Small-subunit ribosomal RNA, central domain from an uncultured bacterium, 350 nucleotides, folded computationally.
The prediction has a mean pLDDT of 90.
Context: one part of a larger RNA
RNA sequence: UUGGGCGUAAAGGGCGCGUAGGCGGCGCAGCUAGUCAGGCGUGAAACCCCCGGGCUCAACCCGGGGACUGCGUUUGAUACGGCUGUGCUAGAGGAUGGAAGAGGGCCGCGGAAUCCCCAGUGUAGAGGUGAAAUUCGUAGAUAUUGGGAAGAACACCGGUGGCGAAGGCGGCGGCCUGGUCCAUUACUGACGCUGAGGCGCGACAGCGUGGGGAGCAAACAGGAUUAGAUACCCUGGUAGUCCACGCCGUAAACGAUGGGCACUAGGUGCUUGGGGGAGCGACCCCCUGAGUGCCGGCGCUAACGCAUUAAGUGCCCCGCCUGGGGAGUACGGCCGCAAGGCUGAAACUC
Numbered sequence: 001u002u003g004g005g006c007g008u009a010a011a012g013g014g015c016g017c018g019u020a021g022g023c024g025g026c027g028c029a030g031c032u033a034g035u036c037a038g039g040c041g042u043g044a045a046a047c048c049c050c051c052g053g054g055c056u057c058a059a060c061c062c063g064g065g066g067a068c069u070g071c072g073u074u075u076g077a078u079a080c081g082g083c084u085g086u087g088c089u090a091g092a093g094g095a096u097g098g099a100a101g102a103g104g105g106c107c108g109c110g111g112a113a114u115c116c117c118c119a120g121u122g123u124a125g126a127g128g129u130g131a132a133a134u135u136c137g138u139a140g141a142u143a144u145u146g147g148g149a150a151g152a153a154c155a156c157c158g159g160u161g162g163c164g165a166a167g168g169c170g171g172c173g174g175c176c177u178g179g180u181c182c183a184u185u186a187c188u189g190a191c192g193c194u195g196a197g198g199c200g201c202g203a204c205a206g207c208g209u210g211g212g213g214a215g216c217a218a219a220c221a222g223g224a225u226u227a228g229a230u231a232c233c234c235u236g237g238u239a240g241u242c243c244a245c246g247c248c249g250u251a252a253a254c255g256a257u258g259g260g261c262a263c264u265a266g267g268u269g270c271u272u273g274g275g276g277g278a279g280c281g282a283c284c285c286c287c288u289g290a291g292u293g294c295c296g297g298c299g300c301u302a303a304c305g306c307a308u309u310a311a312g313u314g315c316c317c318c319g320c321c322u323g324g325g326g327a328g329u330a331c332g333g334c335c336g337c338a339a340g341g342c343u344g345a346a347a348c349u350c
Base pairs, nucleotide, nucleotide: 004321005320006319007304008303012318014201015200016199017198021194022193023192025088026087027086028085029084030083031082032081034080035077036076037075038074039073040072041071042070048066049065050064051063052062053061054060091191092188093187094185095184096183097182098181099180103177104176105175106174107173108172109171110154114150116148117147118146119145120144121143125136126135162169163168206247207246208245209244210243211242215241216240220236221235222234223233258317259316260315261314262313263312266295267294268293269292270291271290272289273288274287275286276285277284299306300305323350324349325348332343333342334341335340
């Protein structure tokens, strides 16, 4: 390389938008350089295959035929592919009406709790643990009542629930704003799918500048435990956690399962639309979408398991794998303020 693969064995890019490219619905007409068929030319010899022959055989040699799967040229075919023209509506989009939602950004508001401050009551303890001690407290703590300040997070509802492409999103209200679904449709008429590069988004931690700092808490200090205890437990406590702006660009970024379309038994629950029946209504039944769980058959799988939300059956496009260690290291390049990230070997060794 061919082939085979990627849920758990090596392997799905963290996610999206989209460039080139690849692939692409139904009908008619035309063209034809893809495709197919025939003719002609060429495809040296040797080699190879078949037949025959010559050295006693064979290797070797000689003769004949085939083959040389190709290329050129010409004639023809037009189903498929391509191109051009034209038409269509089942894909895609649009319009109208409606629906649910922690989807995003900004502003404002609220209560509970915590800590701190002030004041009142009140007195000797409180706190903490397996037990203690460090610690706090007669300068009045803990407890309790009233008042004030601050920051952060939003109990119950809450779900096996919802939304988002992913990361992720949860008190309440307002403004701005994205996507999705359903019903109807007299609109456009293939405008589609995927997507190397590229661009954007991207938890936590971390970095820069400025703010903020209640609680928590790496580091650090002390008290315990222990043979030791640079830990687990306890008392403290700084970065940080929060905000604004700018970086970083990683993850068990997981469904360890890329995206799209179509097809292939069912049962049951939840969310949210539409239609119909009964009903005053709540609600119940049937039909039909979209989403989200569980169970289970065919089929698939090494097994586990998956099973209309496929890991089944097919097609299209992208990414990735190729024994373990060395190593996600070195070197180089690109990016970053740095930390480091991306790309990514070899010797050697088993």